[in-house]
RNA sequence: AGGUCAUGGACGCCGAAUCCGCGACCCCGCGGAACCGGGGACCCGGCUCCCCCGGGGUGAAUCAGCGCCCGCGCGCUGUAGGGCGCUUCCCGGCCCGAACCCGUCAGUCGACCCGGUACGGCGGCACGGAAGCCGAG
Numbered sequence: 001a002g003g004u005c006a007u008g009g010a011c012g013c014c015g016a017a018u019c020c021g022c023g024a025c026c027c028c029g030c031g032g033a034a035c036c037g038g039g040g041a042c043c044c045g046g047c048u049c050c051c052c053c054g055g056g057g058u059g060a061a062u063c064a065g066c067g068c069c070c071g072c073g074c075g076c077u078g079u080a081g082g083g084c085g086c087u088u089c090c091c092g093g094c095c096c097g098a099a100c101c102c103g104u105c106a107g108u109c110g111a112c113c114c115g116g117u118a119c120g121g122c123g124g125c126a127c128g129g130a131a132g133c134c135g136a137g
Stems, first nucleotide, its partner, number of pairs: 011123004018033006034117006044107001054105001055102004063078006081096004086132005
């Protein structure tokens, strides 16, 4: 010099998941703001039941092919779609393409009603260019 591990502070990314006040004391309770989600009419539209196969929600996370499997399901290759320091365009590269919930019920939907703000998961700067615009210190 470089690498690895741990701790602290700050910065940044996914996500709605942040800020303020009071009280507590280690992330708890209450309230407010902001952001996010759900329910909720007539009309219209649609679904279920009467053989079999219900339907719906949060989320970018759908769908297809092939292989394995009695089956549940698993693996691979893609893919709708999504992310990568305010926004857009061009260029380049790297990733995700899950998981869970309601419980026979919910379309649209005004008044109105009800919730969430993770004890969540990560990074080591930002690929470059052209415009627009702007915050904090």

A computed fold for a 137-nucleotide RNA, annotated as c-di-AMP riboswitch aptamer (ydaO/yuaA leader).
It matches the Rfam family "c-di-AMP riboswitch aptamer (ydaO/yuaA leader)". The literature on the family includes a 2004 paper in Proc Natl Acad Sci U S A by Barrick et al., "New RNA motifs suggest an expanded scope for riboswitches in bacterial genetic control".
The coordinates come from a structure-prediction model, not an experiment, and the mean pLDDT is 76.
It was read from a public genome assembly, where an Rfam model found it.